This is a predicted structure of a 128-nucleotide RNA (FMN riboswitch aptamer (RFN element)).
Its Rfam family is "FMN riboswitch aptamer (RFN element)". Gene Ontology term of the family: FMN binding.
The prediction has a mean pLDDT of 82.
It was read from a public genome assembly, where an Rfam model found it.

[in-house]
RNA sequence: CAGUAUCUUCGGGGCGGGGUGAGAUUCCCCACCGACGGUGAUUGGAGCAAGUCCAUAAGCCCGUGAGCGAAAGCAGAUUCGGUGUGAUUCCGAAGCCGACGGUACAGUCCGGAUGAGAGAAGGUUUGC
Numbered sequence: 001c002a003g004u005a006u007c008u009u010c011g012g013g014g015c016g017g018g019g020u021g022a023g024a025u026u027c028c029c030c031a032c033c034g035a036c037g038g039u040g041a042u043u044g045g046a047g048c049a050a051g052u053c054c055a056u057a058a059g060c061c062c063g064u065g066a067g068c069g070a071a072a073g074c075a076g077a078u079u080c081g082g083u084g085u086g087a088u089u090c091c092g093a094a095g096c097c098g099a100c101g102g103u104a105c106a107g108u109c110c111g112g113a114u115g116a117g118a119g120a121a122g123g124u125u126u127g128c
Base pairs, nucleotide, nucleotide: 001127002126005124006123007122008121009120010119016030017029018028019027031108032107033098034097035064036063037062038061043055044054045053046052059096060095067074068073078094079093080092081091082090100111101110102109
């Protein structure tokens, strides 16, 4: 450095204030949150330099996962303006979305769950 097998560990955040009400973290007003892989014109660093290398960058672009189902399968959401050769990724603005069961109607509470898991890191092993 590459590959096979195997093991270990890690692996999701958020209701604060007010209103109505007998009762709401569930309704209404204002808040708050964003898993994993990819892409990428961001940002930082390296380099004489490059279309180079390293790290980093999307909830709503492409996929994955949790959930439901006997199976097939089902399963959320973005526009406008700016710059530019090039951006749904940068900058600005305004929006939108969020499984199932419970309960006064839940992305944020309780429960299945001391679970599962996309995947990440490391060890052992084999070859060069």